The prediction has a mean pLDDT of 77. Predicted 3D model of a 112-nucleotide RNA (SAM riboswitch aptamer (S box leader)) from a Cyclobacteriaceae bacterium. Of the family's consensus pairs, 85% are formed in the model. Taxonomically the source falls in Cyclobacteriaceae (Bacteria, Bacteroidota, Cytophagia, Cytophagales).
RNA sequence: GAUUUAUAAAGAAGAGGGGAGAGAUAGGCUCGGUGAACCUCUGGCAACUUUUAAGAUUAAAUUUUGAAUAAGUGCCAAAACCUGCCCGAAAAGUAAUUCGGAACUAUAAACC
Numbered sequence: 001g002a003u004u005u006a007u008a009a010a011g012a013a014g015a016g017g018g019g020a021g022a023g024a025u026a027g028g029c030u031c032g033g034u035g036a037a038c039c040u041c042u043g044g045c046a047a048c049u050u051u052u053a054a055g056a057u058u059a060a061a062u063u064u065u066g067a068a069u070a071a072g073u074g075c076c077a078a079a080a081c082c083u084g085c086c087c088g089a090a091a092a093g094u095a096a097u098u099c100g101g102a103a104c105u106a107u108a109a110a111c112c
Base pairs, nucleotide, nucleotide: 001112003110004109005108006107007106008105013042014041015040016039017038021031022030023029025084026083027082028081043076044075045074048072049071050068051067052066053065054064055063056062057061086101087100088099089098090097
C1' cells in the first nucleotide's frame, strides 16, 4: 500500500518544548499569540485484539447479554463539525428542509 469485516450523534486533558497554523479533501463554519501543527512526559476515555460469567443455535462453528483492564493499538473541541455523489421516503408547483442508504475518510482485526 491492496482486499475483507466491524465501528464512527457516547466518553476522556494537564505540564514542558515549539512558534503559526489546525479541523482528511473542496465549500461553509469553527478553533488558534488567553499559544495552532508537531515532539516529550504524566493523566484519562473506550473496549477492536485480550481475559471471563451466563444463555441461544450447531456438523464444524457461530452468536447474544454482562463483567474485567495487565498487555498491543486507538482516542481525549464541535455528530467523521456540517454539506458534497447517487438512490429512496415525507412534504411540495420548484427549491430549501428532514429521515434512511451508498461513496469518501479514520481506526481496529484478519489476510496478501